Large-subunit ribosomal RNA, domain VI from a Candidatus Levyibacteriota bacterium, 270 nucleotides, folded computationally.
Rfam family: Bacterial large subunit ribosomal RNA. Its family is annotated with structural constituent of ribosome and ribosome in the Gene Ontology.
Context: one part of a larger RNA
RNA sequence: UGAGAUUUGAGGAGGUUCGUCCCUAGUACGAGAGGACUGGGAUGAGGGAAUCCCUGGUGUGCCAGUUGUCGAUUUACGGCAGCGCUGGGUAGCUAUAUUCCCAUCGGAUAACCGCUGAAAGCAUCUAAGUGGGAAACCGUCUCCAAGAUAAGAUCUCGAUUCCCGUCGCAAGACGGGAUGUAGACCCCUCGUAGACUACGAGGUUGAUAGGUUGGCAGUAGAAGCGCCGUAAGGCGUUAAGCUUACCAAUACUAAUGGUCGAACGUGUAG
Numbered sequence: 001u002g003a004g005a006u007u008u009g010a011g012g013a014g015g016u017u018c019g020u021c022c023c024u025a026g027u028a029c030g031a032g033a034g035g036a037c038u039g040g041g042a043u044g045a046g047g048g049a050a051u052c053c054c055u056g057g058u059g060u061g062c063c064a065g066u067u068g069u070c071g072a073u074u075u076a077c078g079g080c081a082g083c084g085c086u087g088g089g090u091a092g093c094u095a096u097a098u099u100c101c102c103a104u105c106g107g108a109u110a111a112c113c114g115c116u117g118a119a120a121g122c123a124u125c126u127a128a129g130u131g132g133g134a135a136a137c138c139g140u141c142u143c144c145a146a147g148a149u150a151a152g153a154u155c156u157c158g159a160u161u162c163c164c165g166u167c168g169c170a171a172g173a174c175g176g177g178a179u180g181u182a183g184a185c186c187c188c189u190c191g192u193a194g195a196c197u198a199c200g201a202g203g204u205u206g207a208u209a210g211g212u213u214g215g216c217a218g219u220a221g222a223a224g225c226g227c228c229g230u231a232a233g234g235c236g237u238u239a240a241g242c243u244u245a246c247c248a249a250u251a252c253u254a255a256u257g258g259u260c261g262a263a264c265g266u267g268u269a270g
Stems, first nucleotide, its partner, number of pairs: 001158007011144004017045007029034001046102006055095004062088005067081005105139003112132004161178007183260004187203005208254003211250005217243003224237005
């Protein structure tokens, strides 16, 4: 001097809430009725944060059933009718679900209670000195934070090059240009991010997205064919078929290409 990370905490913001029950103990107290301080334990309300394993909700590009109508060559299938209606439901999101926190301790104090103690031979918490004492105050807890211009700290990486011009005796100074390192950006594929931006994952030395394959999970037994039945339909092939966001594998498709980016000084030794 260029860059990439990790941080300290001046300061600021937030939080720091309230009950019930049990034991101590039917004890102290009280004639009785009644009924504690204190200390310990349990469980809630309210508020907050995080999360989606469980319980549910949603789940309009998932599955199935089914009504009317239309299309088409019957079927199969598809369009419309609030996703047509109905029964389920993945991911994600979510609360009424789950987990945790609102704790503890310290400091300096308020009212107040004290110790010692004069002025004022006594007395006096106060005048000198000194102790206790509250959900309030300052910390302890969470978050932001070096524009904290007094601009902090630590670690790591890169570089001291080349050419031209002017000045100068020279060392060198100044100006311009080249190369393009550490790294950064534009651009592109994206999401754990998101109004935009930013942030984060990647860009062929690649699993970033799509596709494909497999799985998980959902639905619930496809079509076709065969058999039975007059038929509606049933059974078998068949836990079949289909399957969105999930988990992996796989370069098949798309991540093309481009720009910027420090070229100092001093000291010691040879």
The source organism's lineage runs through Bacteria, Bacteria candidate phyla and Candidatus Levyibacteriota. The prediction has a mean pLDDT of 82.